């Protein structure tokens, strides 16, 4: 070359419910409760080696006080990238004995 394994860097991509109380003519509005990394955070997650996320989906089962809460669906379809550094295999090629 080229494979393995890490971390950046600078682009870029994402989601933000569900329940009670109080306010309102409206809320990403204040405050507690539940999952979660994140539940508007100068945060959190995910970048093609892509289960971050979206679609099906007002889906199906089952718990919950309710909810993508758990499971199915489901490695199904779609989905945002380049850069060069680091350690290690490893081959070539020069020089020395």
């Nucleotide at each position: 070359a080229u494979c393995g394994a890490g971390a950046g860097a600078c682009g870029g991509g994402g989601g933000c419910g569900u329940u009670c109380g109080c306010c309102g003519c409206a809320g990403a509005g204040c405050g507690a409760g539940c999952u979660g990394a994140g539940a508007a955070g100068g945060a959190c997650c995910c970048u093609u080696c892509g289960a971050a996320c979206c679609u099906g989906a007002a889906c199906c089962a089952g718990a919950u006080c309710a909810u993508g809460c758990u499971g199915g669906c489901g490695g199904a379809g779609g989905g945002a990238g380049u850069c060069g550094c680091u350690c290690g295999g490893g081959g070539c090629a020069g020089c020395c004995u």